The prediction has a mean pLDDT of 83. Transfer RNA from a Dysgonamonadaceae bacterium, 73 nucleotides, folded computationally.

RNA sequence: ACGGGUUUAGCUCAGUUGGUAGAGCGAUGGUCUCCAAAACCAUAGGUCGAGAGUUCGAGCCUUUCAACCCGUG
Numbered sequence: 001a002c003g004g005g006u007u008u009a010g011c012u013c014a015g016u017u018g019g020u021a022g023a024g025c026g027a028u029g030g031u032c033u034c035c036a037a038a039a040c041c042a043u044a045g046g047u048c049g050a051g052a053g054u055u056c057g058a059g060c061c062u063u064u065c066a067a068c069c070c071g072u073g
Base pairs, nucleotide, nucleotide: 001072002071003070004069005068006067007066010025011024012023013022019056027043028042029041030040031039049065050064051063052062053061
């Protein structure tokens, strides 16, 4: 330099054909218990890596850039 992949909650990851952003773990509160753990219930937490474009509407399509990973030379 070129090709490919990944980027979504604190962490690990889903998200189908463009149509209300989710799960598990973790955190916080509650129930239970003599106390704690476990279990159960609830709650909070997201400018979807950054910008631009298409569209009535973008996590998803197009494009530029960035970080990381793999490969080719």

Overview: The organism belongs to Dysgonomonadaceae, within Bacteria. Its Rfam family is "tRNA". It is annotated as a transfer RNA.